This is a predicted structure of a 719-nucleotide part of an RNA (large-subunit ribosomal RNA, domain II) from a groundwater metagenome. The prediction has a mean pLDDT of 81. Rfam family: Bacterial large subunit ribosomal RNA. Gene Ontology terms of the family: ribosome and structural constituent of ribosome.

[in-house]
Context: one part of a larger RNA
RNA sequence: GCCAGGGAGUUUCUCUAAGUGGCAAGAAUAAGGGUAUAAAGCCUAGUUUCUAAGCGAAAGCAAUUUAUCCGCAGCUGCUGAAGUGAGGGAUAUGGUAUGAAAGUGCCAAAGUCACUUGGAGAUAACCAGAAACCAGAUGAUCUAGUCUUGGAUAAGGUGAAGCGAGGUUAAUACUUCGUGGAAGCCUGAAGGUACUCUACGUGCAUGUGUUACUCUAAUCUGUGACUAGGGGUGAAAAGCCCAUCGAAUCUGGUGAUAGCUGGUUCCUAUCGAAAUAGGCCGCAGUCUAGUCUCAACAGAGAUAAUCAAGGGGGUAGAGCUACGGAUUUGGGGGUUAAGGGACGAAAGUCCUGGCUUCCUUGUCCAACUCCAAAUAUCUUGAUAUCGUAGAUGUUGGGAAACAGGGGCGCGCGGUAAGCGUGUGUCCCGAGAGGGGAACAACCCAGACUAAAGUUAAGGUCCCAAAAUAUUGGUUAAGUGUGAAAGGGUGAAAGGCGUGUUUAACCACAGACAGCGGGGAGGUAGGCUUAGAAGCAGCCAUCCUUUAAAGAAAGCGUAACAGCUCACCCGUCAAGGUUAAAUGCCCUGAAAAUGGACGGGGCUAAAACCAAUUACCGAUACUUUAGACUAGCCAAAAGCUAGGUAGUAGAUAGGCGUUCUGUUGGGGUAAAAGUUUGUCCAUAAGGAUAAGUGAACCCAAUAGGAAUGAGAUUCCUGGC
Repeated sequence: GCCAGGGAGUUUCUCUAAGUGGCAAGAAUAAGGGUAUAAAGCCUAGUUUCUAAGCGAAAGCAAUUUAUCCGCAGCUGCUGAAGUGAGGGAUAUGGUAUGAAAGUGCCAAAGUCACUUGGAGAUAACCAGAAACCAGAUGAUCUAGUCUUGGAUAAGGUGAAGCGAGGUUAAUACUUCGUGGAAGCCUGAAGGUACUCUACGUGCAUGUGUUACUCUAAUCUGUGACUAGGGGUGAAAAGCCCAUCGAAUCUGGUGAUAGCUGGUUCCUAUCGAAAUAGGCCGCAGUCUAGUCUCAACAGAGAUAAUCAAGGGGGUAGAGCUACGGAUUUGGGGGUUAAGGGACGAAAGUCCUGGCUUCCUUGUCCAACUCCAAAUAUCUUGAUAUCGUAGAUGUUGGGAAACAGGGGCGCGCGGUAAGCGUGUGUCCCGAGAGGGGAACAACCCAGACUAAAGUUAAGGUCCCAAAAUAUUGGUUAAGUGUGAAAGGGUGAAAGGCGUGUUUAACCACAGACAGCGGGGAGGUAGGCUUAGAAGCAGCCAUCCUUUAAAGAAAGCGUAACAGCUCACCCGUCAAGGUUAAAUGCCCUGAAAAUGGACGGGGCUAAAACCAAUUACCGAUACUUUAGACUAGCCAAAAGCUAGGUAGUAGAUAGGCGUUCUGUUGGGGUAAAAGUUUGUCCAUAAGGAUAAGUGAACCCAAUAGGAAUGAGAUUCCUGGC
């Protein structure tokens, strides 16, 4: 890992609701006793429990089968109304507490017992799972420390004290040599040890190798003893106390508890959520409300949608000589008590500046508004749909959920985010199908089953169903059809790339471009200057001849000279110059393995813009047949512009296993089981044939459960 077997809402008591049944102003008995018995049962017992009256803290006091109105069913009536009206509703009234009163609170006549089921509490309480806590025991054969009594330490080196001899001294001291053999001394084997290692191993659990440290001592070691769990022991690492230590192990309390995690076993049908608000030591939970579901009561209207009418409003936008606030330009008037400057002896005057006002000009606002939408929303009516076949509503039983997420619109925070936090709506969640290459929430579209057809979004060269369709343009960049880095944008800024539109001007009396020629004189204007002659600089910028020619637009010279330009003529020949707007395209444009328009590939297109026709394309729509469900319906048939996606969940009906009672059957002429087939049913499942097998089995009905396996790092076994 696979297979087989095992494996999870159970028990009792109490409460509560529903269903069924008994009795009913009452209902029921418990223990015990009696009787009978296989057992159940029956009788007794009426203690007791609930109910029949409530209110009040208490003392205590103590209620409607009364009234009026509305009114469903029913009845009368008649098919139009109306009357009556059990139950039901409203008001009055009554009891009690409080209060001076008014008023306010609670109450004003159906229960009770049994069984079954839903739910709640207690019980181990659906199953499995802690770390822990407490109690009592068991451990110092491991290890820590201590005690008792034993054992062990090759070889070598160094050479303390003491002692002896010599020298020396008055004698000591001192000194030399020898002897001696000290030391938590040195090298190093056994032994012991580990802060060597980028080594090996990781094997039924700490090893091996290598390299070191130590090795007469705080040394190593055998035996026997002592210290015990909040305790010991510890040259102290929270180390060690039998592979267990920041509190050992075993057993018990114990099935501890777990708001946490995992798992929880057959089918179908109907409806179908919430991830919000408030409270909580509350934020992984729970309670109440909202939202879902089922039942009852009640009895007539209800509202997702569209349209119309009528409201409320101050958002988007816009505006501001309409207010508040901010703010640009120019001009005029008034005033000047800020500050600065000039003049003046001072008074004061002037300039700048300030304040204010008028006109003009350009802007802005969540906390501005003279204005002012669209949506949305409220009320009424109509249409439509639903509703006496019972809606809306009310009451009661049962939940789940209270981590949400995405798109779009509008906000706030943030540089930003596949970011955070709000809000409305639609989706995902709980939604399949088609498209988007792939892709929860983007587009189309809400899947009962089967078949056929038609379309939606999106597409029609090939992969790959359908146009190498038609018409007119654009693009030459493979633009289209990848940009990328944290995010976003193909941006700002550019383009004598090219298409279209418009405007102004020039033009056969010849434009634009090219080419040929001219481009002069007064004069070297005056000044300045070493010089200044069109061309360093300052001032002026005239006149003449002309077809035209600046007291000169540029280059140039030391200054001149020289070369162009403006301007004019000729030649040529028909459009030209400039500007604005706009379509497509280009530059701007950088990321790490080679790479992505989905790919191939595509250029009068298989790209883009505009138009047209056909086709493909879904579980959508239509048709046909069938099933189920809701309602009508005695039933059947039929009908309905009906319904049948679905997580959590509520509700309903079934299938199967095993055992028991009753009834009825099958089986050695072959039961159950098992293998391989076939048939039937919407499903759980059922029936049957053949082989195998060799003794029990089944149906109907009623009842009882240790009643259904794929998942729990599940348990046991096999391979």